[in-house]
Predicted 3D model of a 73-nucleotide RNA (transfer RNA) from an uncultured Clostridia bacterium.
Its mean pLDDT, the model's own confidence on a scale to 100, is 83.
RNA sequence: GGGGAUAUAGCUCAGUUGGGAGAGCGCCUGAAUGGCAUUCAGGAGGCCAUGGGUUCAAGUCCCACUAUCUCCA
Numbered sequence: 001g002g003g004g005a006u007a008u009a010g011c012u013c014a015g016u017u018g019g020g021a022g023a024g025c026g027c028c029u030g031a032a033u034g035g036c037a038u039u040c041a042g043g044a045g046g047c048c049a050u051g052g053g054u055u056c057a058a059g060u061c062c063c064a065c066u067a068u069c070u071c072c073a
Stems, first nucleotide, its partner, number of pairs: 001072007010025004019056001027043006050064004
């Protein structure tokens, strides 16, 4: 230098064919227990790496760019 993959909550990850942004763990509150642990119920937390484009509508499609991993040279 060239090809490919990944980027979504604090962490690990889903999100199918473009139309509701979610799960587990963690965090906060409450209940059960004498207390801890545990279980149950509820809640907070995201502008989907970044910037543009297409579309009535984009996490999803297109382009550029950044970071990481990998292959080739």